[in-house]
Context: one part of a larger RNA
RNA sequence: AUCAGCGACGCCGCAGCUUCGGGCACCCUCGGGACCCGUCUUGAAACACGGACCAAGGAGUCUAGCAUGCGCGCGAGCCGACGGGACGCGCAACAGCGAAACCCGGAGGCGCAGUGAACGCGAAGGGCCGCCUGGCGCGGCCCGAGGGAGGACGGGCGUUCCCGCGGGAACGCCCCGCACUCCCGGGGCGGCUCGUUCUCAUCACGAGAGGAGACGCACCGAGAGCGCGCACGCUGGGACCCGAAAGAUGGUGAACUAUGCCCGGCCAGGACGAAGCCAGGGGAAACCCUGGUGGAGGUCCGUAGCGAUUCUGACGUGCAAAUCGAUCGUCGGAGCUGGGUAUAGGGGCGAAAGACUAAUCGAACUGUCUAGUAGCUGGUUCCCCCCGAAGUUUCCCUCAGGAUAGCUGGCGCCCGCGCCCCACGAGUCUCAUCCGGUAAAGCGAAUGAUUAGAGGCAUCGGGGCCGAAACGGCCUCGACCUAUUCUCAAACUUUAAAUGGGUGAGAGCCCCGGCCCGCUCGAACAGUGGGGCCGGGGUCCAGUGCGGAUCGGGGCGCCAAGUGGGCCAUUUUUGGUAAGCAGAACUGGCGCUGCGGGAUGAACCGAACGCCGGGUUAAAGCGCCCAAGUCGACGCUCAUGGGACACCAUGAAAGGCGUUGGUAACUUAGGACAGCAGGUCGGUGGCCAUGGAAGUCGGAAUCCGCCAAGGAGUGUGUAACAACUCACCUGCCGAAGUUACUAGCCCUGAAAAUGGAUGGCGCUGAAGCGUCGCGCUCAUACCCGGCCGUCGGCGGCAUGUGCGCGCGCGGUCGUCCCUCGGGGCGGCCGUGCGCAUGAAGCCCCGACGAGUAGGGGGGUCGCGGCGGCGAGCGCAGAAGGGCCGGCCGUGGGGCCGCCUGGAGCCGCCGCCGGUGCAGAUCUUGGU
Numbered sequence: 001a002u003c004a005g006c007g008a009c010g011c012c013g014c015a016g017c018u019u020c021g022g023g024c025a026c027c028c029u030c031g032g033g034a035c036c037c038g039u040c041u042u043g044a045a046a047c048a049c050g051g052a053c054c055a056a057g058g059a060g061u062c063u064a065g066c067a068u069g070c071g072c073g074c075g076a077g078c079c080g081a082c083g084g085g086a087c088g089c090g091c092a093a094c095a096g097c098g099a100a101a102c103c104c105g106g107a108g109g110c111g112c113a114g115u116g117a118a119c120g121c122g123a124a125g126g127g128c129c130g131c132c133u134g135g136c137g138c139g140g141c142c143c144g145a146g147g148g149a150g151g152a153c154g155g156g157c158g159u160u161c162c163c164g165c166g167g168g169a170a171c172g173c174c175c176c177g178c179a180c181u182c183c184c185g186g187g188g189c190g191g192c193u194c195g196u197u198c199u200c201a202u203c204a205c206g207a208g209a210g211g212a213g214a215c216g217c218a219c220c221g222a223g224a225g226c227g228c229g230c231a232c233g234c235u236g237g238g239a240c241c242c243g244a245a246a247g248a249u250g251g252u253g254a255a256c257u258a259u260g261c262c263c264g265g266c267c268a269g270g271a272c273g274a275a276g277c278c279a280g281g282g283g284a285a286a287c288c289c290u291g292g293u294g295g296a297g298g299u300c301c302g303u304a305g306c307g308a309u310u311c312u313g314a315c316g317u318g319c320a321a322a323u324c325g326a327u328c329g330u331c332g333g334a335g336c337u338g339g340g341u342a343u344a345g346g347g348g349c350g351a352a353a354g355a356c357u358a359a360u361c362g363a364a365c366u367g368u369c370u371a372g373u374a375g376c377u378g379g380u381u382c383c384c385c386c387c388g389a390a391g392u393u394u395c396c397c398u399c400a401g402g403a404u405a406g407c408u409g410g411c412g413c414c415c416g417c418g419c420c421c422c423a424c425g426a427g428u429c430u431c432a433u434c435c436g437g438u439a440a441a442g443c444g445a446a447u448g449a450u451u452a453g454a455g456g457c458a459u460c461g462g463g464g465c466c467g468a469a470a471c472g473g474c475c476u477c478g479a480c481c482u483a484u485u486c487u488c489a490a491a492c493u494u495u496a497a498a499u500g501g502g503u504g505a506g507a508g509c510c511c512c513g514g515c516c517c518g519c520u521c522g523a524a525c526a527g528u529g530g531g532g533c534c535g536g537g538g539u540c541c542a543g544u545g546c547g548g549a550u551c552g553g554g555g556c557g558c559c560a561a562g563u564g565g566g567c568c569a570u571u572u573u574u575g576g577u578a579a580g581c582a583g584a585a586c587u588g589g590c591g592c593u594g595c596g597g598g599a600u601g602a603a604c605c606g607a608a609c610g611c612c613g614g615g616u617u618a619a620a621g622c623g624c625c626c627a628a629g630u631c632g633a634c635g636c637u638c639a640u641g642g643g644a645c646a647c648c649a650u651g652a653a654a655g656g657c658g659u660u661g662g663u664a665a666c667u668u669a670g671g672a673c674a675g676c677a678g679g680u681c682g683g684u685g686g687c688c689a690u691g692g693a694a695g696u697c698g699g700a701a702u703c704c705g706c707c708a709a710g711g712a713g714u715g716u717g718u719a720a721c722a723a724c725u726c727a728c729c730u731g732c733c734g735a736a737g738u739u740a741c742u743a744g745c746c747c748u749g750a751a752a753a754u755g756g757a758u759g760g761c762g763c764u765g766a767a768g769c770g771u772c773g774c775g776c777u778c779a780u781a782c783c784c785g786g787c788c789g790u791c792g793g794c795g796g797c798a799u800g801u802g803c804g805c806g807c808g809c810g811g812u813c814g815u816c817c818c819u820c821g822g823g824g825c826g827g828c829c830g831u832g833c834g835c836a837u838g839a840a841g842c843c844c845c846g847a848c849g850a851g852u853a854g855g856g857g858g859g860u861c862g863c864g865g866c867g868g869c870g871a872g873c874g875c876a877g878a879a880g881g882g883c884c885g886g887c888c889g890u891g892g893g894g895c896c897g898c899c900u901g902g903a904g905c906c907g908c909c910g911c912c913g914g915u916g917c918a919g920a921u922c923u924u925g926g927u
Stems, first nucleotide, its partner, number of pairs: 036051004052927006060380001062237005068231007077110003082105004114121002125143007132135001146184005154175009186220002188217003192213003196210005240379002243376001247369006258343009267333001269301003272297001276293007305330003310326002313324002345361001347357002382859006392405001394403003406563002408560008424552003428549002430505006440495001441493002447489003452484001454482003459479008507539001509538009519529001521527001566590004571585005595606003610787007620777003623761003629774001631773006643763001654748003658745010675732005681705003687699002711726001715724002788849006795843003800837006808831010861916001863913008872905002880900004885896004
């Protein structure tokens, strides 16, 4: 050192024992939340519609064209019908046939030039030289795609910082300046205006070419297209699926039924008793009367038959898609009925009802056009992640719909990005400046309306007095005038807000100079103002500058969905008696949205949401239901129909000697108010009126005396008196009293239909009402932490790629030299160094996370088939099915186990789709 054995330890597996745990299903029970999904809708749990249950089937497809984006190939080209070749394989044997790749030719398509109606014309100029007809000319040679502003990148210089001393970064200045955007200039074509020259032509008219200017063009200005594929969208096609009422065309029907015609069949019994006839009687006769006979009739009763009135009977998944019973109409006729025949769909037939025309009739049935069309109804199938609406504008034979703009998504492009600064931006503020005629105000301001007095010359209207009268006088009422006064205005206003709107707040600026102008003022070719072009100057990162504050990255394009019914609230506002009414404005919400609170609830209050743990609050609450105070302080309130929190689920006017406050006035120790007691008189029975009226039916008036006081009387009363009482006075008593108004709670006002609601119980020094204080409860809000996802970061990582260098080394190829050893140069590869670059993967950091219609992204979700890959799985058991077994994923789903089953199946990379169901009064089958 190796090998072997044994042992120990560790790991894995199996078995047994012990102990502990995880998961699933069902049942019982407690607590919390919780109305049924889908749908149309502003709004659905709805007394709106569809939905008994299960399985299977079941709806944006394919095609042509166009537009846009992305990818790939070639590129001023690109594609290519078709033909030929080559090739291929089978028949078969070099003749024929035949898909593609490949080669050759190539019709044609799009592009490469436009413009104009068109004939037609058609995208550049400059310099030099020469020539002539000296022009805006011709020829030759050379040069040659303009200017301004912004502008990434690149280059140079400087300052500061870092550093591995090579360098790097940031900033400032300068230079060059891509793409792209804006402006100016140039060119092509066209019409217009102006203008002059030339060419052709002519007897003449004329036909053209060249120039300038503004205007029109999808034009040029050193090409970008063509083909294929994918995605989204639009249009035409059945066009996401199902669905009409209709329309057209060609047929089939009169076995039902309607009507006509032809040939047949059928219809008890009875009643009434027409004409005619007979007999008797009467009569002169005509004729009449009576009795018979007779047997007429769209006559009567009624059977069969035919029909069908009532019971609104029975039946009403029937005997029956029209029947049964009783009742009823008619029953010798316009009767009923068999057979034949005729009339056919905008047609027939109809004693007429739009009846009937085969269970169908305000236009039969049936094939086809036809998968007719439907701006209308219904339905429309896996998951996750990101963003996220509109119900408004304009137009429409538009009002249940579209187009258009808006809102939204996706895809990009150009810049910027350490801080600061700058640039750029803003639903904001400030400053400057402009706009406005609403609120308010005003009416001794205009316009219009309007109350009251006062003063007044003239004039006008009415009345009166004087007067015969007067446009004579006087008085008076108005109009009118004057100075005041009261009250108003959407279509009045001198004045005039708040809020609001526009613009500006600097390099696109400021200053200076030159040139030009057909503009402006001006008599002016002086000059002023304004504009254009050109040149020069100005500050630079500092508590400084004239250049505001705050916040934020900004700008440009292409394509496209949905929407185009809205509704609610505060405030403003129009119509209306009003409305949970109709219509506007600003803002915010609901719709599209959950969460805590309002018991309940689209919109109110709070607050918007990934999955969890902990903490703290909002609104609202803290007797119990029910988490938290039977917490503290003061006051009010008693209800035989109390009260109890915004939106909000009503209650008024008017009342109350319920109670509590307040204000005002008055009375009161000179004794009020209330109580008890006493007095309460005389003129006078006042006057009038009355049948009567003596305080007291009524009217007018309402004095005097005495007194402490006593009304020509406050009530009761009488026929009238009387009597009693009040006012008023006094005594006793001994301190507050009376009245009006006001506002807190309470009460009345306050009646409805199932029994009933401060949310319920209940609560009374409240658990009510009012005013305070402290503490406490909990939301998906806020804070902290973990995890998931999305987005972001000129973030980091790789030893790959590219370039450069030394060719340092090695290999190889080509070429040159060559003394045949080799050397030089160039290309390629490997290696070394430097620089640049480098993912959708990994790492780090930060912020964010609601969502209907709708858009986008991702799916190691699922189904069927095809091509590859897997020395895949499978009778030692595939698919499929079953299971109160386990595991993984946010999810779509997947993996394992056991049982069944009996022959196929799966994974990965791609391709193709008749690819995912709960609904459609869906289809078929089953229960």
Molecule: large-subunit ribosomal RNA, domain II
Organism: Australiorylon sp. JAR-2007